Model confidence (mean pLDDT): 80 of 100. Transfer RNA from Antricoccus sp., 76 nucleotides, folded computationally. The RNAcentral record of the sequence draws on ENA.
[in-house]
RNA sequence: GCCGAGUUGGCGCAAUUGGCAGCGCAUCUGUCUUGUAAACAGAGGGUUGCGGGUUCGAGUCCCGCACUCGGCUCCA
Numbered sequence: 001g002c003c004g005a006g007u008u009g010g011c012g013c014a015a016u017u018g019g020c021a022g023c024g025c026a027u028c029u030g031u032c033u034u035g036u037a038a039a040c041a042g043a044g045g046g047u048u049g050c051g052g053g054u055u056c057g058a059g060u061c062c063c064g065c066a067c068u069c070g071g072c073u074c075c076a
Base pairs, nucleotide, nucleotide: 001072002071003070004069005068006067007066010025011024012023013022019056027043028042029041030040031039049065050064051063052062053061
């Protein structure tokens, strides 16, 4: 340099044909307990990597850039 995969809450991952961004763990609160853990109930937490474009509407489609992983190739 070329090709492919990926980037979504603190962490791990979903999101169908473009149509209200969810699940688990963790955190916090409550119930229970002498207390803790467990269990049960509830709550908070997201400019969907960055910048543009298309569209009534973009996590999803298009363009550029950054980063991570894998493969290939060239030069010194």

It matches the Rfam family "tRNA". It is annotated as a transfer RNA. Rfam links the family to the GO term triplet codon-amino acid adaptor activity. Taxonomically the source falls in Antricoccus (Bacteria, Actinomycetes, Geodermatophilales, Antricoccaceae).